This is a predicted structure of a 73-nucleotide RNA (transfer RNA) from Candidatus Nomurabacteria bacterium RIFCSPLOWO2_01_FULL_33_17.
RNA sequence: GGGCGGUUAGCUCAGUUGGUAGAGCGCGUCAUUGACGUUGACGAUGUCACAGAUUCGAAUUCUGUACCGCCCA
Numbered sequence: 001g002g003g004c005g006g007u008u009a010g011c012u013c014a015g016u017u018g019g020u021a022g023a024g025c026g027c028g029u030c031a032u033u034g035a036c037g038u039u040g041a042c043g044a045u046g047u048c049a050c051a052g053a054u055u056c057g058a059a060u061u062c063u064g065u066a067c068c069g070c071c072c073a
Stems, first nucleotide, its partner, number of pairs: 001072007010025004019056001027043005049065005
């Protein structure tokens, strides 16, 4: 330098044909306990890596950039 894949909540990851962003774990409050844990109920949390384009509407399509991984040279 070329090719491919990845980037979404604190962490690990889903997200279908473009139509209100989700799960598990974790976190907070409450109940339960002598206390902790477990269990249950409720709750909080997102610039969907960044910029631009297309569209009535973009995490999703297109272009460029950054970072990470693999392969080729």